[in-house]
RNA sequence: CGGGGUGUGGCGCAGUCCGGUAGCGCGCAUGGUUUGGGACCAUGAGGCCGGGAGUCCGAAUCUCCCCACCCCGACCA
Numbered sequence: 001c002g003g004g005g006u007g008u009g010g011c012g013c014a015g016u017c018c019g020g021u022a023g024c025g026c027g028c029a030u031g032g033u034u035u036g037g038g039a040c041c042a043u044g045a046g047g048c049c050g051g052g053a054g055u056c057c058g059a060a061u062c063u064c065c066c067c068a069c070c071c072c073g074a075c076c077a
Stems, first nucleotide, its partner, number of pairs: 001073007010026004020057001028044005050066005
């Protein structure tokens, strides 16, 4: 320098192809259960989707630019 992939609650992932207002597991909080803890049960909080712009009635999803990380190739030594 070229090509490809990934980025979504604290963590790990789904949702993208086919645009319609974001979900699962773990974790966390509160309550129940227990002598207490763990386990279990119930309820709840927490993310506008890496950043910006555009298209559209409507964008995590489509287009463009940028950033970070990973893989492959090229180049140099």
A computed fold for a 77-nucleotide RNA from an Actinomycetota bacterium, annotated as transfer RNA. Its Rfam family is "tRNA". By type it is a transfer RNA. Taxonomically the source falls in Actinomycetota (Bacteria, Bacillati). The sequence is in RNAcentral, with records from ENA. The coordinates come from a structure-prediction model, not an experiment, and the mean pLDDT is 81.